Predicted 3D model of a 74-nucleotide RNA (transfer RNA) from a Candidatus Microgenomatia bacterium. Rfam family: tRNA. Rfam links the family to the GO term triplet codon-amino acid adaptor activity. NCBI's taxonomy places the organism under Bacteria, Bacteria candidate phyla, Candidatus Microgenomatota, Candidatus Microgenomatia (nom. nud.). RNAcentral holds the sequence, with entries from ENA.
[in-house]
RNA sequence: GGGUGAUUAGCUCAGCUGGCUAGAGCGUCGCAUUCACAUUGCGGAGGUCGCAGGUUCGAAUCCUGCAUCACCCA
Numbered sequence: 001g002g003g004u005g006a007u008u009a010g011c012u013c014a015g016c017u018g019g020c021u022a023g024a025g026c027g028u029c030g031c032a033u034u035c036a037c038a039u040u041g042c043g044g045a046g047g048u049c050g051c052a053g054g055u056u057c058g059a060a061u062c063c064u065g066c067a068u069c070a071c072c073c074a
Stems, first nucleotide, its partner, number of pairs: 001073007010026004019057001028044005050066005
């Protein structure tokens, strides 16, 4: 220098072909249960979907550039 993949909640990830309102598990907070803890049940908070543009009535999803990480080629 060229190529491929990845980037979504604190962590691990899903989200198929663009369309209600962006989700799950774990974690965290509150309540119930317990003498207490754990377990279990119920509820809550937490996201500029890596960044910037573009296409579209509409973008996490399509296109372009950039950044970071991993791997391959030279």